[in-house]
RNA sequence: GCGAAAGUAGUUUAUUGGUAAAAUAUUAUCCUUCCAAGUUAAUGUAAAGGGUUCGAUUCCCUUUUUUCGCU
Numbered sequence: 001g002c003g004a005a006a007g008u009a010g011u012u013u014a015u016u017g018g019u020a021a022a023a024u025a026u027u028a029u030c031c032u033u034c035c036a037a038g039u040u041a042a043u044g045u046a047a048a049g050g051g052u053u054c055g056a057u058u059c060c061c062u063u064u065u066u067u068c069g070c071u
Stems, first nucleotide, its partner, number of pairs: 001070007010024004018054001026042003030038001047063005
């Protein structure tokens, strides 16, 4: 330099066009003599920009980061 893949909550993963989910983590409550475990609730997210569409995490383009392959 060329090609391919990936970027979603603090972390690990779902969601292939119709208002983003689960586990875990954090905080609080209940339980317990205390701790742990367990119950309930709350908190918080689509890499950046633009386009298509009534509507975009999803489709398209550019940029950026990471990984892999070729040279």

Source information
RNAcentral holds the sequence, with entries from ENA, GtRNAdb and Rfam. This is a predicted structure of a 71-nucleotide RNA (transfer RNA) from Candidatus Carsonella ruddii HC isolate Thao2000. A source record names the gene tRNA-Gly-TCC-1-1. It matches the Rfam family "tRNA". Model confidence (mean pLDDT): 80 of 100. The organism belongs to primary endosymbiont of Heteropsylla cubana, within Bacteria.